[in-house]
Predicted 3D model of a 315-nucleotide RNA (Bacterial RNase P class A) from Ramlibacter albus. RNAcentral holds the sequence, with entries from ENA and Rfam. The source organism's lineage runs through Bacteria, Betaproteobacteria, Burkholderiales, Comamonadaceae and Ramlibacter. The coordinates come from a structure-prediction model, not an experiment, and the mean pLDDT is 80.
RNA sequence: GAAGCCCGCCAGGCCGUCGCUGGUGCGAAAGCACUGGAGGAACGUCCGGACUGCACAGGGCAGCGUAGGAGGUAACGCCUCUCCACCGCGAGGUGAGGAUCAGAGCAACAGAGACGAGUCUCGCGGCGCAAGCCGCGGGGGUGAAACGGGCAAUCUCUACGCGCAGCAAUACCAAAUAGGCCAGCGUCGAUGUGGCUCCGCGGAGCUGGCGGGUAGGUAGCACCGAGCCGGGUGGGCGACCCCCGGCCCAGAUGAAUGGCGGUCACGUCCGGGAAACCGGGCGCACAGAAUCCGGCGUAUCGGCGGGCUUCACAU
Numbered sequence: 001g002a003a004g005c006c007c008g009c010c011a012g013g014c015c016g017u018c019g020c021u022g023g024u025g026c027g028a029a030a031g032c033a034c035u036g037g038a039g040g041a042a043c044g045u046c047c048g049g050a051c052u053g054c055a056c057a058g059g060g061c062a063g064c065g066u067a068g069g070a071g072g073u074a075a076c077g078c079c080u081c082u083c084c085a086c087c088g089c090g091a092g093g094u095g096a097g098g099a100u101c102a103g104a105g106c107a108a109c110a111g112a113g114a115c116g117a118g119u120c121u122c123g124c125g126g127c128g129c130a131a132g133c134c135g136c137g138g139g140g141g142u143g144a145a146a147c148g149g150g151c152a153a154u155c156u157c158u159a160c161g162c163g164c165a166g167c168a169a170u171a172c173c174a175a176a177u178a179g180g181c182c183a184g185c186g187u188c189g190a191u192g193u194g195g196c197u198c199c200g201c202g203g204a205g206c207u208g209g210c211g212g213g214u215a216g217g218u219a220g221c222a223c224c225g226a227g228c229c230g231g232g233u234g235g236g237c238g239a240c241c242c243c244c245g246g247c248c249c250a251g252a253u254g255a256a257u258g259g260c261g262g263u264c265a266c267g268u269c270c271g272g273g274a275a276a277c278c279g280g281g282c283g284c285a286c287a288g289a290a291u292c293c294g295g296c297g298u299a300u301c302g303g304c305g306g307g308c309u310u311c312a313c314a315u
Base pairs, nucleotide, nucleotide: 001311002310003309004308005307006306007305008304009303010302012264013263014262015261016260017259018258020037021036022035023034024033025032026031039286043297044296046295047294048293049292050291051166052165053164054163063162064161065160066159067158068082069081070080071079072078083097084095085094086093087092098157099156103155104154105151106150120139121138122137123136124135125134126133127132170219171218172217173216180210181209182208183207184206185205192201193200194199227247228246229245230244231243232242234241235240266283267282268281269280270279271278272277
């Protein structure tokens, strides 16, 4: 210098202005002030949990899942270390890596024959008129594999794990209207109604209570937590764990987190210049919370840092 391998990180900054939304304070109200306001994947909803309701003596069957060994973790199908197999010159990468003397099933093409049996050809022996048949011994070819095996990404067996649903879970408060139940009043005329103590009209309901459900509301739910940040000559090969210090960090229910302008970065293009650079245009991804958390997978303009490998050249 070229080509690669592995790991980690960023995802524009600042100012002005107009808006949106959670909280707090002030205000009679309108509103004002302060303060918080998306992500590395918030995504897919694939796996594991927390939480909630229902079910549940124990065991078994069925069903589903997982599969070398050891460890990490709340748990996992995740992660780490390691053995083995395969790929790569290598750094490294990938693995659906238990069992085929329990049973079944399967094997393209070629080949006489493919898991059932049996025999393509040669020699010898026997039988037979012959074709041929039987026995023994040998050989070539095909194919991944030729009678000895293979495949469990086929059923199966073994070991282990799994109760079912999901925040539209679930709990609580609770109208109006209709219907239900109970009590009282009412055809001996109620309630209603007419300027209404009286009188008249009218003719079967009226009043109260209880309970269930609905609209709506509150909690769940904005978190002292499997929490975040920093440090450790703490432990461990590592995943991870431990100790110390600091912090409180989005949250609605038509669902906020935005628009514009300026400037500085970054990338690219055009023009100028010997160059440093100057001027101008364009671009700046994927995406976006909805109960929360741990993973995996997928998308992503550009860019940065670290470790390592192979090759070439020079010393």
The gene name in the source record is rnpB. Rfam family: Bacterial RNase P class A. Its family is annotated with dimeric ribonuclease P complex, ribonuclease P activity and tRNA processing in the Gene Ontology. The family's RNA type in Rfam is ribozyme.